Source information:
Predicted 3D model of a 378-nucleotide RNA (Bacterial RNase P class A). Its Rfam family is "Bacterial RNase P class A". About the family: Ribonuclease P (RNase P) is a ubiquitous endoribonuclease, found in archaea, bacteria and eukarya as well as chloroplasts and mitochondria. Model confidence (mean pLDDT): 78 of 100. Of the family's consensus pairs, 94% are formed in the model.

RNA sequence: AAAGUCGGCCAGGCAAUCGCCGCGUGCUUUGGCACGGGGAGGAAAGUCCGGGCUUCACAGGGCAGGAUGCCAGCUAACGGCUGGGCGCUAUAAGCCGCAAGGUAAAGGCGACGGAAAGUGCAACAGAAAACAGACCGCCGAUGGCCCGCAAGGGAACAGGCAAGGGUGAAACGGUGCGGCAAGAGCGCACCGCGUCCACGGUAACGGCGGACGGCACGGCAAACCCCAUCCGAAGCAAGACCAAACAGGGAGCCAUAGCGCGGCCCGCGCUGCCCCCGGGUAGGUCGCUUGAACCUGUCGGCAACGGCAGGUCUAGAGGAAUGAUUGCCGAACCUCGCAAGAGGGGAACAGAACCCGGCUUAUCGGCCGACUUUCCAA
Numbered sequence: 001a002a003a004g005u006c007g008g009c010c011a012g013g014c015a016a017u018c019g020c021c022g023c024g025u026g027c028u029u030u031g032g033c034a035c036g037g038g039g040a041g042g043a044a045a046g047u048c049c050g051g052g053c054u055u056c057a058c059a060g061g062g063c064a065g066g067a068u069g070c071c072a073g074c075u076a077a078c079g080g081c082u083g084g085g086c087g088c089u090a091u092a093a094g095c096c097g098c099a100a101g102g103u104a105a106a107g108g109c110g111a112c113g114g115a116a117a118g119u120g121c122a123a124c125a126g127a128a129a130a131c132a133g134a135c136c137g138c139c140g141a142u143g144g145c146c147c148g149c150a151a152g153g154g155a156a157c158a159g160g161c162a163a164g165g166g167u168g169a170a171a172c173g174g175u176g177c178g179g180c181a182a183g184a185g186c187g188c189a190c191c192g193c194g195u196c197c198a199c200g201g202u203a204a205c206g207g208c209g210g211a212c213g214g215c216a217c218g219g220c221a222a223a224c225c226c227c228a229u230c231c232g233a234a235g236c237a238a239g240a241c242c243a244a245a246c247a248g249g250g251a252g253c254c255a256u257a258g259c260g261c262g263g264c265c266c267g268c269g270c271u272g273c274c275c276c277c278g279g280g281u282a283g284g285u286c287g288c289u290u291g292a293a294c295c296u297g298u299c300g301g302c303a304a305c306g307g308c309a310g311g312u313c314u315a316g317a318g319g320a321a322u323g324a325u326u327g328c329c330g331a332a333c334c335u336c337g338c339a340a341g342a343g344g345g346g347a348a349c350a351g352a353a354c355c356c357g358g359c360u361u362a363u364c365g366g367c368c369g370a371c372u373u374u375c376c377a378a
Stems, first nucleotide, its partner, number of pairs: 001374010012329007020039002023036005041349001045360002048358005053235004065231005070084005085112001086110004094103003113226002118224002120220002135165002137161003142158002145154003173191006192215001193213005199206002239286004248277003252273002257271005293312008333344004
C1' cells in the first nucleotide's frame, strides 16, 4: 500500500425572532412580570430478560408450575458480558497438489447437561429405519432335483451372504492381506473408535504414552422424561402525606338565639348555629430524578470488570413542554467536464413519563482503530 474481517465513535452546524415546560434570583396588586440558566436518544422503541424501589404475603419442608443448562470468571442481578474448550462452517488470499480437490487465516454460527433410567418418534423414498434388512445382486459348500457308468456338469427348491448396486437426512467403522461355496472383525496389520491408568490443565477438555475391548454404545430431549441450579405476587394508575363539599357520630349554644340583607340601628326574610371526631371523595403535595451516575487520570486484571484520586450536576411534564419561521453554511447523491472545477440538491431511524443493567428491532451517511493474508522499501 492492497484485499478481507471485526470493533468503537459521531449522526447536520451557527445565528436571530416568536413561543412552550421546569429551576434560581429580584419585584409584585399573589394574578403574574423581569433577568439568568437548563430542556430527548443511540436506540427514548419492542416490553423480551434481570435488578433497585413500593405495597401486600411469608415458621420450616414438600408437591405443582416456570426459567436456565460446556467450563471458569465478571456483576446488584441476568436468559447478559468476557476469556477458554468442543462441534459445525463460508469465500478471496495462504499452504499442499499437474489437476480434481484437500487443509481451515483473521472470522461466522451453536437451547452445547443426560439417549449403556424408562416411554416414545422418524414424513417421502426404500426390500429394510433399530434386539436390522434379501429389491437388484453373489453363492448354492450342505440336503433334495435333472443329466452322466463314473469323474463331473446343470438348474436354483430349501437355504446361506451385508461384499457390490440402488433409496434415504440417516443403512450397524475404513484400507489391505488372509479366509470362505459366497461372504462377513470371521482372523490379522495399520488407521479410526470406546473404557481405564498415568500426564498437562482450576475446569470444560487435550493429546504423547501404556493397558484392555473386535466395535459392544446409530439419531431425536426446540418429544415426554431424568438430573442440577434459580424463582412469593403485583407494579409509580406502585405507594405515602395533607385535605374541601355532601352524608355520618359526639359535645356545646339557642327562639330574649343564630344567620343573611357589605359597618351600626330599625325593619324584612330564613331556621338551626358553632366546635370536635373518624374514614379520605374532589383537589393538592410527595414519590421525581444524586445515580450500581457521568468525565478525566492512575493502579490491578488477557478481558468483561474492579479499586483509588480529582472534577461535574446533566429534562422532569401530567390531555402531558422540548417547537415554529427566517438567514448563512452545509455531507451523501445527481448532471456537465479529460481534469481543475461548475450547476443542482439538501440530512437516516425516530420522540422521555419511577430509575438502572442488558437483549432485540429500525437507522442517510461519515470518521477512527485492531486483526489476518499478500506485495513493496529499509